[in-house]
Context: one part of a larger RNA
Molecule: large-subunit ribosomal RNA, domain VI
Organism: Patescibacteria group bacterium
RNA sequence: CGUUGAUUCUUGCGGGAAUCCUUCUCUAGUACGAGAGGACCGAGAAGGACGAAGCUCUCGUGUACCGGUUGUCAUACCAAUGGCAUUGCCGGGUAGCGACCUUUGGUCGGGAUAAACGCUGAAAGCAUCUAAGUGUGAAGCCCAUCCCAAGAUUAGGAAUCGUUUAGUCACCUCAGAGACUAUGAGGUUGAUAGGCGGCAGGUGUACGCACCGUAAGGUGUUUAGCCAAGCCGUACUAACCAGACGAGG
Numbered sequence: 001c002g003u004u005g006a007u008u009c010u011u012g013c014g015g016g017a018a019u020c021c022u023u024c025u026c027u028a029g030u031a032c033g034a035g036a037g038g039a040c041c042g043a044g045a046a047g048g049a050c051g052a053a054g055c056u057c058u059c060g061u062g063u064a065c066c067g068g069u070u071g072u073c074a075u076a077c078c079a080a081u082g083g084c085a086u087u088g089c090c091g092g093g094u095a096g097c098g099a100c101c102u103u104u105g106g107u108c109g110g111g112a113u114a115a116a117c118g119c120u121g122a123a124a125g126c127a128u129c130u131a132a133g134u135g136u137g138a139a140g141c142c143c144a145u146c147c148c149a150a151g152a153u154u155a156g157g158a159a160u161c162g163u164u165u166a167g168u169c170a171c172c173u174c175a176g177a178g179a180c181u182a183u184g185a186g187g188u189u190g191a192u193a194g195g196c197g198g199c200a201g202g203u204g205u206a207c208g209c210a211c212c213g214u215a216a217g218g219u220g221u222u223u224a225g226c227c228a229a230g231c232c233g234u235a236c237u238a239a240c241c242a243g244a245c246g247a248g249g
Stems, first nucleotide, its partner, number of pairs: 001151001005161006014148004020048007032037001050105005058099004065092005070085006109143003116136004167245003171187005192238003195234005201227003208221005
């Protein structure tokens, strides 16, 4: 920009993805074979690699959380804190993200066939799967499974709304989204983000004070104190006010 305004839901022309393999058990030590050995067909169970989804478990990360600790500087000093030293070093760790973790997929089935195997059958009184006719037959082909999909310019269909304006954009608060854009959740008829409250969860028992010890330190108050991204709630703050476009030739 087109598709004769818009919103929602769809059909599927066509396209893409996947299609894998191994071992074991039973059938059965059966068929076969002198023995050694050892099946087809069929049924079941594990596993590998690969793919998809997810974070309940496990593990990793987690320089926005908690703690320990060294040197030094600062807050006048003590104490308590803060800065710097690779996040100073070290021990853990929420959300998110990830895999080494968890769940899951390939199946089954149908159609037409290849090689191959057939049936009937002449040319050629026989024979012959082929010449007429007809059947079986593969991880391959077309379906079937999953995904995209009407720019499929052949631009499809349905419902509802619509100049008494449908709807869209812009603006603002944002994240299950994200380079920008887009997408999605919301905009007071509101839980969208922040704050606040509670909870989960992390760290591991704060400061101060009291007691004990010459002191380092210990004990009690105290499973404390502090706490990020999580969950639930709550209009306290900010989503205000005011706009633009909008229906064929």